[in-house]
RNA sequence: AUAUGGUACAGAGGCUGCGGAUGUCAAAAGUAUUAUGCGGGAUGCAUAAGAAAGGGUCAUUCGCCGAAAUACAUAAUUUUAUGUAUUGGGACUAUGCUUAAUAAGUAUAGUACUGUCUUAGUAAGAUUGCCCGAUUUUACUAAGGAGUGCUUAUCAUAU
Numbered sequence: 001a002u003a004u005g006g007u008a009c010a011g012a013g014g015c016u017g018c019g020g021a022u023g024u025c026a027a028a029a030g031u032a033u034u035a036u037g038c039g040g041g042a043u044g045c046a047u048a049a050g051a052a053a054g055g056g057u058c059a060u061u062c063g064c065c066g067a068a069a070u071a072c073a074u075a076a077u078u079u080u081a082u083g084u085a086u087u088g089g090g091a092c093u094a095u096g097c098u099u100a101a102u103a104a105g106u107a108u109a110g111u112a113c114u115g116u117c118u119u120a121g122u123a124a125g126a127u128u129g130c131c132c133g134a135u136u137u138u139a140c141u142a143a144g145g146a147g148u149g150c151u152u153a154u155c156a157u158a159u
Stems, first nucleotide, its partner, number of pairs: 001159008010151002014065001017064007025056001033049006068087009088114002091111007116145013
């Protein structure tokens, strides 16, 4: 130096990362419902009053980077826990499911964006004794892969 296998209160992706809590704002909705009157095998009309759940925007705060989500199975029965599988991340579009809902969520597919690694190429720098060449760093281009990944540090084994 390389390869393999571990370790760590380690680190990065995104100023729209993931999840929780609190508050605000809009919306849900003049909906459900209640009262009065009319009508009536209908549950409608008029007047008056009039919510909530769930979800969303923004802000603050907490825990984090399989964070988390989905599907299946098992166990306990309020809904949690465990295991397996898939998904790097968010956005938009289409379709399906759910729903009162065109909100929100979720599944699949597509579009470009984005971070990371690999391969190839181009440019600049550094190292090697001049050139050639080799190694390495940065930036860009193209293609591809997946988070049990990637980076850093460190331990063990082998060469």

This is a predicted structure of a 159-nucleotide RNA (Lysine riboswitch aptamer) from a Clostridia bacterium. Taxonomically the source falls in Clostridia (Bacteria, Bacillati, Bacillota). Its Rfam family is "Lysine riboswitch aptamer". Rfam 15.1 lists 3,224 matches to the family in 1,923 species.